[in-house]
RNA sequence: GUGGCCAUCGUUCAACGGCUAGGACUGCAGAUUGUGGCUCUGCAAAUGAGGGUUCGAUUCCCUCUGGUCACC
Numbered sequence: 001g002u003g004g005c006c007a008u009c010g011u012u013c014a015a016c017g018g019c020u021a022g023g024a025c026u027g028c029a030g031a032u033u034g035u036g037g038c039u040c041u042g043c044a045a046a047u048g049a050g051g052g053u054u055c056g057a058u059u060c061c062c063u064c065u066g067g068u069c070a071c072c
Base pairs, nucleotide, nucleotide: 001071002070003069004068005067006066007065010025011024012023013022018055027043028042029041030040031039048064049063050062051061052060
């Protein structure tokens, strides 16, 4: 340089174009317990950036950024 793939809570994974973005772990509060742990309940927390298509975009298209793989 060319061609793929990936980017979502603090972490790791989901999500036919209909979303009030879900789960597990972690965090915070409470219940339980002699204390702690386990268990249970609740809460908080995210779509890499900029455009476009659409009634509606995490999802489709373009560009950029970062990562990764193959070829050269």